[in-house]
Context: one part of a larger RNA
RNA sequence: CGCUGGCAGUGUGUCUUACACAUGCAAGUCGAGCGGGUUUCUUUACCUGUAGCAAUACAAGUAGAGAAACCGAGCGGCAAACGGGUGAGUAAUAGAUAGGUAAUCUACCGUAAUGACUGGGAUACCCCCUUGAAAAAGGGAUCAAUACCAGAUAAUGUCAGCUUAAAUCCUUUUAAGCUGAAGAAAGAUGGCCCUUAAAAGCUAUCACAUUACGAUGAGCCUAUCUCCUAUCAGCUUGUUGGUGAGGUAAUGGCUCACCAAGGCUAUGACGGGUAGCUGGUCUGAGAGGAUGGUCAGCCACACUGGAACUUAGAUACGGUCCAGACUCCUACGGGAGGCAGCAGUGGGGAAUCUUGGGCAAUGGGCGAAAGCCUGACCCAGCAACACUGCGUGGGUGAUGAAGGUCUUUGGACUGUAAAACCCUUUUCCUGAAGAUGAAAGGUGGAAGAGAGAAUAUCUCUUUUACUGUGACAGUAUUCAGGGAAUAAGCCCCAGCCAACUACGUGCCAGCAGCUGCGGUAAUACGUAGGGGGCUAGCGUUGUCC
Numbered sequence: 001c002g003c004u005g006g007c008a009g010u011g012u013g014u015c016u017u018a019c020a021c022a023u024g025c026a027a028g029u030c031g032a033g034c035g036g037g038u039u040u041c042u043u044u045a046c047c048u049g050u051a052g053c054a055a056u057a058c059a060a061g062u063a064g065a066g067a068a069a070c071c072g073a074g075c076g077g078c079a080a081a082c083g084g085g086u087g088a089g090u091a092a093u094a095g096a097u098a099g100g101u102a103a104u105c106u107a108c109c110g111u112a113a114u115g116a117c118u119g120g121g122a123u124a125c126c127c128c129c130u131u132g133a134a135a136a137a138g139g140g141a142u143c144a145a146u147a148c149c150a151g152a153u154a155a156u157g158u159c160a161g162c163u164u165a166a167a168u169c170c171u172u173u174u175a176a177g178c179u180g181a182a183g184a185a186a187g188a189u190g191g192c193c194c195u196u197a198a199a200a201g202c203u204a205u206c207a208c209a210u211u212a213c214g215a216u217g218a219g220c221c222u223a224u225c226u227c228c229u230a231u232c233a234g235c236u237u238g239u240u241g242g243u244g245a246g247g248u249a250a251u252g253g254c255u256c257a258c259c260a261a262g263g264c265u266a267u268g269a270c271g272g273g274u275a276g277c278u279g280g281u282c283u284g285a286g287a288g289g290a291u292g293g294u295c296a297g298c299c300a301c302a303c304u305g306g307a308a309c310u311u312a313g314a315u316a317c318g319g320u321c322c323a324g325a326c327u328c329c330u331a332c333g334g335g336a337g338g339c340a341g342c343a344g345u346g347g348g349g350a351a352u353c354u355u356g357g358g359c360a361a362u363g364g365g366c367g368a369a370a371g372c373c374u375g376a377c378c379c380a381g382c383a384a385c386a387c388u389g390c391g392u393g394g395g396u397g398a399u400g401a402a403g404g405u406c407u408u409u410g411g412a413c414u415g416u417a418a419a420a421c422c423c424u425u426u427u428c429c430u431g432a433a434g435a436u437g438a439a440a441g442g443u444g445g446a447a448g449a450g451a452g453a454a455u456a457u458c459u460c461u462u463u464u465a466c467u468g469u470g471a472c473a474g475u476a477u478u479c480a481g482g483g484a485a486u487a488a489g490c491c492c493c494a495g496c497c498a499a500c501u502a503c504g505u506g507c508c509a510g511c512a513g514c515u516g517c518g519g520u521a522a523u524a525c526g527u528a529g530g531g532g533g534c535u536a537g538c539g540u541u542g543u544c545c
Base pairs, nucleotide, nucleotide: 001539002538003537006390007389008388009387010386011385012383013382014348019346020345021344023343024342025341028078029077030076033075034074036071037070038069039068040067041066042065043064044063045062046061048059049058050057051056085301086300087299094226095225096224097223098222099221100220101219104218105217109214110213111212112211113210114209115208117151118150119149120148127140128139129138130137131136158181159180160179161178162177163176164175165174166173167172187206188205189204190203191202192201227273228272229271234264235263236262239261240260241259242258243257244256245255246254276298277297278296279295280291281290282289283288303324304323305322306321307320326337327336328335329334354380356379357378358377362376363374364373365372366371393423394422395421396420403414404413405412406411428482429481430480431479432478433477437472441467442466443465444464445463446462447461448460449459450458451457489534490533491532492531493530494515495514496513500529501528502527503526504525510517511516
């Protein structure tokens, strides 16, 4: 691709333009860091109105204080370097295997020790003003912090110098000691106490600073192996090595200055082509050969090229800057964008799916927690794309019915096949019941241990009662009722190669993988009957062994 097509389970699904992308979603979270805001309630003061002679009561408003719940935007913290995609580049700056790092770093996490003192000035948001079409930008005033800055404190840490000892092939390293120098920090919530109210104090938990060890993750170095090509034979000047310096977490021409003239190469340098690598996968008795889709590990890339910033970690897919191509907006001055994330669109192509549901589970981020976010993931949808399983009925049934085909006209075959009778109900239709996947979490109680001044409170362990969360799905599954009911095709039949006759055609029409068939009796073309093979598939084409 052609013909055909009942069901279920498990997988798989742009191999081509790393072509261009409309739209939606894919990275947030913390109010227990901060100023602030909204709503409700309580209370105090003032004022207005109504009622009242008045005290006063009620209602609305303004201002202050307190409590509870929540929060767009902002400052701040952590995450955003994971997870997800793709294979363009890369033949070694990569991968695999085995080592080294006395040449290194490591946020969060675990263990241990010590600390957490005294001060200060800003700024965003809000408000006011200005510019601009917009994107956005500028100015002023005011105010906060776990934001920022200064000072103090300082060791088994860092740096510098000195002494002693030990180890090492060496460069050096380790241990102990002395002297000097520069360096830290932040609070929040709950409770107790106290107070007019705060602040301070004590305490638990979390957070913070320094150090040591661990765990995890990474950087760097070495060896071996990793496609084709000699119609590529010479290549190289930071090139090869040294000294010194810079740089880095760290070694190193990594970079620079000077010095020397080296270094690689037929065991294939250099050049060209092709290619992500591996565990694996396919094939094969094996040795091998081919391959690298899904899944897992590593690498590289993120419109194209370059660069750094922040950070423990990036030279950062959904961050920044510059240049370029392209697309879009524009008031023509200027702006915006990056699906090789999930869906989806156009295009290319022989060819590859839904703009679905849910965070219930697993995992991740943030948070004290509740929880929020999560196109990771779990599910559903589409496709005979693959594998596996099931079904399309079972039994009896000869006068071997009818029909069809062949015929030597006797008959033979189709063929127990059908009909008919008996039975079953996987599947199907209808109805009823209906999961596992859920443990957490919340509220309350009990016991024990620990911290604590404490019977507050907090933490941990055990236990218990109640409550309570399912996208899939009214799905799987089970039961009842109904009725053989809803379900068979494709290719081939000359030899290779299992399976033959008749008619038509007449080197025509046609077949064909190879040999070859067809020119008047074609088992090779076409049709029919019969037969063979496989079966929800069959055949063809391409490709690998």
This is a predicted structure of a 545-nucleotide part of an RNA (small-subunit ribosomal RNA, 5' domain). The prediction has a mean pLDDT of 81. It matches the Rfam family "Bacterial small subunit ribosomal RNA".